A computed fold for a 265-nucleotide part of an RNA from an Acidimicrobiia bacterium, annotated as large-subunit ribosomal RNA, domain VI.
Context: one part of a larger RNA
């Protein structure tokens, strides 16, 4: 900007992309077929291997502003407690989140028309002959069928909602200008979105995000005090203190007031 008014949803499918793999064991069956050795077609089941998509409930990484221990050294006047460096000094563990070696699913069934190939009827050419007229089968390929994208498919599609009879100009127009209507956008708090734009949740008639409060989870019994030891240390208060994203609950802070866009009318 276009889809001949202007919007808000839902949706159809031209077209396009993906996916498409294979092995092993068991029934059928030691049948069929073989002198025997071996040993099926068909049909049915089971289980793995790549691969590919999702996802975090398992099992595991990861965790650099979460707990804990702890070692050298400096600082807070000292003791106790701590805080700085030193690979996040080390070590231990570990929420959310993201993950893969973990989960779970997937190729498949079915259907069309077909190759090679196997027929049927059947002449030319009294026989024969799958073909010349006519007609069946028949592959991991083709098309559909499974996923995902998609009306800029300009051939621009449906459907259902919502706003309508305003001014001024003029060359009297399907035209210029200005305020509007549904509705949108800037601006703003944020993420289940994310390179920026987009998407999404929201903006006080509000639980968007911060803060408090409660929960769940991690850490693993803080600091003081007090008892026991000469003392390192223990126990007691104390399943305690602390504490990042998780589930909720509250207007306490911040989303304030606002502005522009926008219809054949």
């Nucleotide at each position: 900007c276009g889809c001949a008014g202007g919007a808000g949803a839902u949706u159809u499918g031209a077209a396009g992309g993906g996916a498409g793999c294979c092995a092993u064991c068991c029934c059928u069956a030691g049948u069929a077929c073989g002198a025997g050795a071996g040993g099926a077609c068909c049909g049915g089941g089971a289980u793995g291997g790549a691969c590919g998509u999702a996802c975090c409930g398992c099992u595991g990484g990861u965790g650099u502003g979460c707990g804990a221990g702890u070692u050298g050294u400096u600082c807070u006047g000292c003791c106790a407690a701590g805080a700085g460096c030193a690979u996040g000094g080390c070590u231990c563990g570990u929420u959310u989140g993201c993950u893969a070696u973990g989960u779970a699913c997937g190729g498949a069934a079915g259907g069309g028309a077909u190759a090679a190939g196997c027929g049927c009827u059947g002449a030319a050419g009294g026989c024969a002959u799958c073909u010349a007229a006519g007609u069946g089968c028949g592959a991991a390929a083709c098309c559909c069928a499974c996923c995902c994208u998609g009306a800029g498919a300009u051939g621009a599609g449906a459907u259902c909602u919502c706003c309508c009879a305003c001014g001024g100009g003029u060359u009297u127009a399907a035209c210029c200008c200005g305020g509007u209507a549904a509705g949108g956008c800037c601006c703003c708090u944020g993420g289940u979105a994310g390179a920026a734009g987009a998407c999404c949740a929201g903006g006080u008639u509000g639980a968007u995000a911060g803060g408090c409060c409660g929960g769940a989870g991690g850490u693993g019994u803080a600091a003081g005090c007090g008892c026991a030891g000469u003392a390192a240390u223990g126990c007691g208060u104390u399943c305690a203190g602390c504490c990042g994203a998780c589930c909720g609950g509250u207007a306490c802070u911040a989303a304030u007031c606002g502005g522009c866009c926008g219809a054949g009318g």
Overview
The source organism's lineage runs through Bacteria, Bacillati, Actinomycetota and Acidimicrobiia.